[in-house]
Lysine riboswitch aptamer from uncultured Faecousia sp., 161 nucleotides, folded computationally. Rfam family: Lysine riboswitch aptamer. From the family's description: Riboswitches are metabolite binding domains within certain messenger RNAs that serve as precision sensors for their corresponding targets. Allosteric rearrangement of mRNA structure is mediated by ligand binding, and this results in modulation of gene expression. This family includes riboswitches that sense lysine in a number of genes involved in lysine metabolism, including lysC. The coordinates come from a structure-prediction model, not an experiment, and the mean pLDDT is 80. The model forms 98% of the base pairs in the Rfam consensus.

RNA sequence: GAUAGAGGCGCGGUUCUCAUCAGUACUUUCCGGCAAGGUCGUGCAGCCGCCGGGAAGGAAAGGGAGCGCCGCCGAAGUGCCGGAAGAAUGCCCGUUCUUCCGUCGCUGGGUCGGCAGAGAAGAUCUGCCGGACUGUCACAAGAACUUUGUGAAGCGCUAUC
Numbered sequence: 001g002a003u004a005g006a007g008g009c010g011c012g013g014u015u016c017u018c019a020u021c022a023g024u025a026c027u028u029u030c031c032g033g034c035a036a037g038g039u040c041g042u043g044c045a046g047c048c049g050c051c052g053g054g055a056a057g058g059a060a061a062g063g064g065a066g067c068g069c070c071g072c073c074g075a076a077g078u079g080c081c082g083g084a085a086g087a088a089u090g091c092c093c094g095u096u097c098u099u100c101c102g103u104c105g106c107u108g109g110g111u112c113g114g115c116a117g118a119g120a121a122g123a124u125c126u127g128c129c130g131g132a133c134u135g136u137c138a139c140a141a142g143a144a145c146u147u148u149g150u151g152a153a154g155c156g157c158u159a160u161c
Stems, first nucleotide, its partner, number of pairs: 001161005008073001010072005016066003026057009037048003040094002043091003076107004081102008108134002111131008136152006
């Protein structure tokens, strides 16, 4: 340097099904109130009335669970910055959100708890901090085929060439 592997509630993607989302958004109708109104922000334009309650109807997406299938073991996730495309009626600027790409940085792994954020949510995800557990290597001690302690990080470890 190349190839092949290991960690385990292991990682990610995807079809289908199910629950939730939610009796929510929205539509129709009746009643009441409002008009310098509403539409992400300012302006112009366009379009539309706006808010509340009763009645009748009534979703979806994201997120989640399960079986199967696919790709894998920096699997993958994430942060700052930069770039591209799209959405919120059109235009300029801005704001927010989604997807993809790139440099650099962080994280061995899952799990539990606290705080914060996202979210409809006691689900779940992300970040930071902490706990025990677990795999690898190093060192030390002990043992007899494994134990205990300390430390480190995947740009690692093991095997073969």